Predicted 3D model of a 140-nucleotide RNA (c-di-AMP riboswitch aptamer (ydaO/yuaA leader)) from Paenibacillus allorhizosphaerae.
Lineage of the source: Bacteria > Bacillati > Bacilli > Caryophanales > Paenibacillus.
The coordinates come from a structure-prediction model, not an experiment, and the mean pLDDT is 76.
[in-house]
RNA sequence: AAUUGAAUAACGCUGAAUUUUCUUUAAGAAAAACGGGGGACCCGACUACCGGGGUGAAUCCUAUGCCAUAAGCAUGGGAAGGGUACGCUUCUCACAACCCUAAUCCGACAGCUAACCUCGUAAGCGUUUCGUGAGAAGGU
Numbered sequence: 001a002a003u004u005g006a007a008u009a010a011c012g013c014u015g016a017a018u019u020u021u022c023u024u025u026a027a028g029a030a031a032a033a034c035g036g037g038g039g040a041c042c043c044g045a046c047u048a049c050c051g052g053g054g055u056g057a058a059u060c061c062u063a064u065g066c067c068a069u070a071a072g073c074a075u076g077g078g079a080a081g082g083g084u085a086c087g088c089u090u091c092u093c094a095c096a097a098c099c100c101u102a103a104u105c106c107g108a109c110a111g112c113u114a115a116c117c118u119c120g121u122a123a124g125c126g127u128u129u130c131g132u133g134a135g136a137a138g139g140u
Base pairs, nucleotide, nucleotide: 010127011126012125013124014123018032019031020030021029022028023027033121034120035119036118037117038116043111051109052106053105054104055103059079060078061077062076063075064074065073066072080101081100082099083098084097088138089137090136091135092134093133094132095131
């Protein structure tokens, strides 16, 4: 000097998942803020069957192959949806590049929904790398 790994701090990313206070042996409780569910009139819906519904961007169509009646699985393509610090902060639009399209819960049951009731505040990752233009609001 280079490479690899670990730890800590800082700065960031997805996400609602952050901050503060009190008591306290541990930890627990509470508040603010952000987010979810249930829940009237009105409106909507209204039969039967395949049950139905929630959180979340995470749905739909199609080609090929395995299997082969199929279903299912795997690999592609498309539509649609979502995400990404060039720098004072936040937001919107356009184009470009890259990436994701999961998982899980309720348990026969829920349309919208004021008052009201109730629940959550996790988990996972990145770092000297990371595109550009236009506009709005604020700050210094």